The prediction has a mean pLDDT of 79. The RNA shown here (FMN riboswitch aptamer (RFN element)) has 132 nucleotides and comes from Neobacillus paridis. The sequence was found by an Rfam model in a public genome assembly.
RNA sequence: AUCUAUCUUCGGGGCUGGGUGAGAUUCCCGACCGGCGGUAAUAGAGCAAUGCUCUUAAGCCCGCGAGCCGUUUCGGCAGGAUUUGGUGCGAUUCCAAAGCCGACAGUAUAGUCUGGAUGGGAGAAGAUGGAG
Numbered sequence: 001a002u003c004u005a006u007c008u009u010c011g012g013g014g015c016u017g018g019g020u021g022a023g024a025u026u027c028c029c030g031a032c033c034g035g036c037g038g039u040a041a042u043a044g045a046g047c048a049a050u051g052c053u054c055u056u057a058a059g060c061c062c063g064c065g066a067g068c069c070g071u072u073u074c075g076g077c078a079g080g081a082u083u084u085g086g087u088g089c090g091a092u093u094c095c096a097a098a099g100c101c102g103a104c105a106g107u108a109u110a111g112u113c114u115g116g117a118u119g120g121g122a123g124a125a126g127a128u129g130g131a132g
Base pairs, nucleotide, nucleotide: 002131003130004129005128006127007126008125009124010123017029018028019027031112032111033102034101035064036063037062038061043055044054045053046052047051059100060099067077068076069075070074082098083097084096085095086094104115105114106113
């Protein structure tokens, strides 16, 4: 290095403006947002160095998380979405264009308001002990 136990800290963003209406941040026009891990041809850095290492790059590719149920480590259920063109040996990740999606409860029908939630959490970083 790596494995392991305990602990600490961190760990989600978004309706400006307009229309209809008695009433809508819920409908319509338009606007805005994108959790965590993996993969990856981008970009950057290092190294006596043409390859290797490190950092970084996907809402819609794979997996996970928030909700509900159980026998609660774990298992099950519910809940979403991408194409075309370009380059190339190789890209649903790069470049260009056009699209699409968003738990539950409440309320004029909600990804964006309010609430469960001063909660939980995928995980990230660090400290200490043990193995090595």